[in-house]
RNA sequence: GCCUGUGUAGCUCAAUGGAGAGAGCACCCGCUUACGAAGCGGACGGUUCCAGGUUCGAAUCCUGGCGCGGGCG
Numbered sequence: 001g002c003c004u005g006u007g008u009a010g011c012u013c014a015a016u017g018g019a020g021a022g023a024g025c026a027c028c029c030g031c032u033u034a035c036g037a038a039g040c041g042g043a044c045g046g047u048u049c050c051a052g053g054u055u056c057g058a059a060u061c062c063u064g065g066c067g068c069g070g071g072c073g
Base pairs, nucleotide, nucleotide: 001072002071003070004069005068006067007066010025011024012023013022018056028042029041030040031039049065050064051063052062053061
C1' cells in the first nucleotide's frame, strides 16, 4: 500500500431501518448485619468514533476519514 472484520455507558455486550438507545458488572445510595461480605431494592451514567449522503424515519444502509484486529504484498 491492497483486502477484510470491527468501533454503542468506566468495562463486557444487546438492539429486524420504526423512534423515550437497553442489560450485566463496576461506582453511588438504601435495606439487611454488632461491623463487613454476600443477597435484595433504587439511582446515576450515552455527541451510538468523526464528517457527509440515502430515507418520512439511521446505532443499523452508502461514501470518505480515524482507531483497533486479521490476511496479502